This is a predicted structure of an 87-nucleotide RNA (Glycine riboswitch aptamer). Its mean pLDDT, the model's own confidence on a scale to 100, is 75. The model forms 90% of the base pairs in the Rfam consensus.
Formats: sequence, structure tokens, C1' cells
RNA sequence: AUGAUUGGAUCGGGAGAACUGGCAAGCGUCAGUGCCGAAGGAGCAACCGCCCCGGAAACUCUCAGGCGACAGGACCUUUUCAAUCAU
Repeated sequence: AUGAUUGGAUCGGGAGAACUGGCAAGCGUCAGUGCCGAAGGAGCAACCGCCCCGGAAACUCUCAGGCGACAGGACCUUUUCAAUCAU
């Protein structure tokens, strides 16, 4: 210097699912019933590695969270920094 991986910051994108009633009068709140899957969490295991053992999904569950907008948001992406590895 180049490339790869991981992490931090940063740019842009970013889904799903709601009705009813009470109170309130501004964008709430309480209750009932229903619903969603993409924070987090848990489960199964194709697969990786493999003696044990370990890792492991956007599948499953719905504890948590969410169901106007805003916000949040897995994940993808721009720039940049750091660490590690390779040349």
C1' cells in the first nucleotide's frame, strides 16, 4: 500500500399488525377482545466444525416489544476510524 473479517461513528433505505367501550379534550389514558414478527430473549436444527463439546436462520414461540404519524427498527448501503489476518 492492497484485500478480507470484526467492532465504533456516520450517510441513505428499511416491513408487518386494531377494533370496541369509558374518561379526557388536543394527538392521550384505562379496560376488553383481537392481531404482528425485524430490537432484545427463548426453542428446533439444515449446515459448519467435530472425541467430548461448540457455533448456527429472516424457521418456530411471543416473555419482552409493537399494531395512525413521529419515534424505534433486524438487515442492506455511503464515508470514516480502530483492531486482527493475508499479500